[in-house]
RNA sequence: GGGUGAUUAGCUCAGUUGGCUAGAGCGCUACCCUUACAAGGUAGAAGUCGGCGGUUCGAGUCCGUCAUCACCCA
Numbered sequence: 001g002g003g004u005g006a007u008u009a010g011c012u013c014a015g016u017u018g019g020c021u022a023g024a025g026c027g028c029u030a031c032c033c034u035u036a037c038a039a040g041g042u043a044g045a046a047g048u049c050g051g052c053g054g055u056u057c058g059a060g061u062c063c064g065u066c067a068u069c070a071c072c073c074a
Stems, first nucleotide, its partner, number of pairs: 001073007010026004019057001028044005050066005
């Protein structure tokens, strides 16, 4: 220098053919339970979906570009 893949909650990840309110597990907070802790139960918080722009009535999803990470080629 060229190519491929990835970027969504604190962490690990899902998200189908673009469609009304963006989810799971773990973790966190409160309460219940316990003498207490752990386990267990109930409830809750936490996301402008990596940035910018474009297409569209509508974008996490499609397109362009930039950034970061991983791998391959030279």